[in-house]
C1' cells in the first nucleotide's frame, strides 16, 4: 500500500414534498413497528464516530463549513502479500 478475515460508525439541511436543490468518502433500500442489507468512512501511528453540546465566535437561505474547545472524556484488529529504508 493491497488483499482476505473480523469488528466499529453515520446517514444531515432547505423544499413547491418531487425525477427538486446543498454539504459530504457517504444523505440509499426493505419494513406497520422494531429491525435488516447494501455502499461508504474508520479500526489504537485510532477527530471514522459518540459526549461535553438545545453550548461560543465567524458565516451560510439552512445544514454544512472555518475557528475554538482539544495535550478533554470515550471509542473499534488480526494474517497475508507488494513496495521502500535502515543494519
Nucleotide at each position: 500500500u493491497u488483499a482476505c478475515u473480523a469488528g466499529g460508525g453515520g446517514a444531515g439541511c432547505c423544499u413547491u414534498a418531487u425525477u427538486g436543490g446543498c454539504u459530504g468518502a457517504g444523505a440509499a433500500g426493505u419494513u406497520u413497528a422494531g429491525a435488516c442489507u447494501g455502499a461508504c468512512c474508520c479500526u489504537u501511528u485510532g477527530a471514522a464516530c459518540c459526549u461535553g453540546a438545545u453550548a461560543c465566535g465567524g458565516u451560510u437561505a439552512a445544514u454544512a463549513c472555518c475557528g475554538a474547545c482539544g495535550u478533554a472524556g470515550g471509542g473499534a484488529a488480526g494474517u497475508a502479500g507488494c513496495g521502500a529504508a535502515a543494519a
Background: The RNA shown here (TPP riboswitch aptamer (THI element)) has 87 nucleotides and comes from uncultured Cetobacterium sp.